RNA sequence: GGCUUCGUGGCCCAAUGGAUAAGGCGUCGGACUUCGGAUCCGAAGAUUGUGGGUUCGAAUCCCAUCGGAGUCA
Numbered sequence: 001g002g003c004u005u006c007g008u009g010g011c012c013c014a015a016u017g018g019a020u021a022a023g024g025c026g027u028c029g030g031a032c033u034u035c036g037g038a039u040c041c042g043a044a045g046a047u048u049g050u051g052g053g054u055u056c057g058a059a060u061c062c063c064a065u066c067g068g069a070g071u072c073a
Base pairs, nucleotide, nucleotide: 001072002071003070004069005068006067007066010025011024012023018056027043028042029041030040031039049065050064051063052062053061
């Protein structure tokens, strides 16, 4: 340098063009408990790496770019 693949809350991981972006862990509040843990209930936290484009509509398709991994030279 070429090609492939990945990037989504603090962490992990879904969502194959129809929207309020699902869930687990963690965090916070509450119930329970003598206190804690476990369990149960609730809440906050994401403009989907970045910038453009296509579309009535984009995490999803296209282009460029940044970063990680793999592969070829």
Overview
The prediction has a mean pLDDT of 81. This is a predicted structure of a 73-nucleotide RNA (transfer RNA) from Orchesella cincta. Rfam family: tRNA. By type it is a transfer RNA. The RNAcentral record of the sequence draws on Rfam.